[in-house]
Context: one part of a larger RNA
Molecule: small-subunit ribosomal RNA, 5' domain
Organism: metagenome
RNA sequence: GAACGAACGCUGGCGGCAGGCCUAACACAUGCAAGUCGAGCGAUCCUUUCGGGGAUAGCGGCGGACGGGUGAGUAACGCGUGGGAACAUGCCUUUCGGUACGGAAUAGCCCUGGGAAACUGGGAGUAACACCGUAUACGCCCUUCGGGGGAAAGUUUACGCCGAGAGAUUGGCCCGCGUCUGAUUAGAUAGUUGGUGGGGUAACGGCCUACCAAGUCGACGAUCAGUACCUGGUUUGAGAGGAUGAUCAGGCACACUGGGACUGAGACACGGCCCAGACUCCUACGGGAGGCAGCAGUGGGGAAUCUUGGACAAUGGGGGCAACCCUGAUCCAGCCAUGCCGCGUGAACGAUGAAGGCCUUAGGGUUGUAAAGUUCUUUCGCCGGUGACGAUAAUGACGGUAGCCGGAGAAGAAGCCCCGGCUAACUCCGUGCCAGCAGCCGCGGUAAUACGGAGGGGGCUAGCGUUGUUC
Numbered sequence: 001g002a003a004c005g006a007a008c009g010c011u012g013g014c015g016g017c018a019g020g021c022c023u024a025a026c027a028c029a030u031g032c033a034a035g036u037c038g039a040g041c042g043a044u045c046c047u048u049u050c051g052g053g054g055a056u057a058g059c060g061g062c063g064g065a066c067g068g069g070u071g072a073g074u075a076a077c078g079c080g081u082g083g084g085a086a087c088a089u090g091c092c093u094u095u096c097g098g099u100a101c102g103g104a105a106u107a108g109c110c111c112u113g114g115g116a117a118a119c120u121g122g123g124a125g126u127a128a129c130a131c132c133g134u135a136u137a138c139g140c141c142c143u144u145c146g147g148g149g150g151a152a153a154g155u156u157u158a159c160g161c162c163g164a165g166a167g168a169u170u171g172g173c174c175c176g177c178g179u180c181u182g183a184u185u186a187g188a189u190a191g192u193u194g195g196u197g198g199g200g201u202a203a204c205g206g207c208c209u210a211c212c213a214a215g216u217c218g219a220c221g222a223u224c225a226g227u228a229c230c231u232g233g234u235u236u237g238a239g240a241g242g243a244u245g246a247u248c249a250g251g252c253a254c255a256c257u258g259g260g261a262c263u264g265a266g267a268c269a270c271g272g273c274c275c276a277g278a279c280u281c282c283u284a285c286g287g288g289a290g291g292c293a294g295c296a297g298u299g300g301g302g303a304a305u306c307u308u309g310g311a312c313a314a315u316g317g318g319g320g321c322a323a324c325c326c327u328g329a330u331c332c333a334g335c336c337a338u339g340c341c342g343c344g345u346g347a348a349c350g351a352u353g354a355a356g357g358c359c360u361u362a363g364g365g366u367u368g369u370a371a372a373g374u375u376c377u378u379u380c381g382c383c384g385g386u387g388a389c390g391a392u393a394a395u396g397a398c399g400g401u402a403g404c405c406g407g408a409g410a411a412g413a414a415g416c417c418c419c420g421g422c423u424a425a426c427u428c429c430g431u432g433c434c435a436g437c438a439g440c441c442g443c444g445g446u447a448a449u450a451c452g453g454a455g456g457g458g459g460c461u462a463g464c465g466u467u468g469u470u471c
Base pairs, nucleotide, nucleotide: 001471002470003469004468006467007466008465009464010463013343014342015341016340017339018338019336020335021301026299027298028297030296031295032294035062036061037060040059041058043056044055045054046053047052069254070253071252078179079178080177081176082175083174084173087171088170092167093166094165095164096163097162098161099160100134101133102132103131110123111122112121113120114119140149141148142147154159180226181225182224187217188216189215192214193213194212195211196210197209198208199207229251230250231249232248233244234243235242236241256277257276258275259274260273279290280289281288282287307333309332310331311330315329316327317326318325319324346376347375348374349373356367357366358365359364380412382407383406384405385404386403390398415460416459417458418457419456420441421440422439426455427454428453429452430451436443437442
């Protein structure tokens, strides 16, 4: 000098764009953040102009694996980059073929129990695009090549459903190289290294298991310990390099702590389930409920970081034939000089160089064209009017916002740090090694340009200084 997610002190007019718990992955009151479909199903209720229309708990379908948050863990094929083969892929596109015949249940509802509640038991009976069987099988799978196995869901249409192939997308897996510090960590390893048979998986594989062999890694740093999410980037620097990984984008990991599977195309699942633990809450003491590292918000910690806001109008997502519903994603608004950028706090003229202040050699000098005064202007702000684009056939939260027009009036708007050298800027008074200053050198013990005040000056300016960190 530059930079900052900054903080602190003094000060503070406006706008645009951005940013805003770096600490306790500490605990959380309250509200909201994932629903939707009646064109799958029966049932119940409301309404009716008896044509119909509407509502919904339950069964069923799709979605809750996306979007949003956080960085605890992880030194690892986690990430980055470049390759690979033994895989899966709902919805979407495309091609071929099919959509036949039957059956048994079950929730809701009704009856009846248990319980404080959460919830739960029994009986009767019912529907489906829920479930099961049979038939069929071009193509599909297995095969000892004889054969064997496997499907559908309805429909007035619409929308669908089933089997098989291809594509696209997304994901799983493997490998080369790169990826912090410590040797005051030198040996580490028994599913360990390899093979065979088997199991398991969508798939390769000690992934698992039985048996066999004794290997495998390591001073080119194994193992151990510490620290740390990684990258595109950011920052500094002429560069090389150093430091860093907030916001935005990609990947990974996590969801009170630990473990587990279920469902599913996809999870070992933030707002699903089960078990254990800690914590909090309810209880009739028998038993139950919960998980903000979603958006706001609270307590706590801290030098320190915002509103319990509006809207689905746009973009996007889920469901639906659609109308539409949901969406704290998102778009906006609120707060904060936290940063960057822009603008303003007036302009021109004005010497009897006014008064006052300060200094003085007492003549004067300086503040200083500065003020007053005269003539103007009206940005921003204020008042009144008009009023969008964004979205059009219609629909605007933002917003009566931006912009435009008119009006009044210099009117409402300047501070902070420094002045010994480094380093731009000097005098007086006070103080007297005191009080104090200080980044370094160093000032202060009676003439202090270094402390405190004043006048003057220098620098930056809605900021200016200090502190912290990086180069």